[in-house]
């Protein structure tokens, strides 16, 4: 100096499992307040049960798309192991 590889980054693809239940905040009505009744559509939080597993993590001589589910997740969004691709800018024309 050139090239390759790896990582980061960018774009694309990317599975699974309760859009569950109860409670509270909340909303509305009555009401001076307390409180009672109805709603819970959306949103936030908590609890219990069920389930998933492809961020991460634990285990198996080592390792894993195995296994365990601590964490995480269970409509969409987000995330997502992993896979593919990846010099940029400007102008003109279509």
């Nucleotide at each position: 100096c050139a090239g390759g590889u790896u990582g980061a980054c960018u774009c694309u693809g990317g599975a699974g499992a309760g859009a569950g239940g109860c409670c509270g905040c909340c909303c509305g009505a009555u009401c001076a307040c307390c409180a009672u009744c109805g709603g819970c559509a959306c949103g936030c939080g908590g609890c219990a049960c069920a389930c998933c597993g492809a961020a991460g993590g634990g285990g198996c001589u080592a390792a894993a798309g195995c296994u365990c589910u601590c964490a995480g997740g269970u409509a969409a969004c987000c995330g997502g192991a992993c896979a593919g691709a990846g010099g940029g800018g400007u102008g003109g024309u279509g």
Model confidence (mean pLDDT): 76 of 100.
A computed fold for a 94-nucleotide RNA from a Gammaproteobacteria bacterium, annotated as Glycine riboswitch aptamer.
Rfam family: Glycine riboswitch aptamer. Rfam describes the family as follows. This family represents the bacterial glycine riboswitch.
Lineage of the source: Bacteria > Pseudomonadati > Pseudomonadota > Gammaproteobacteria.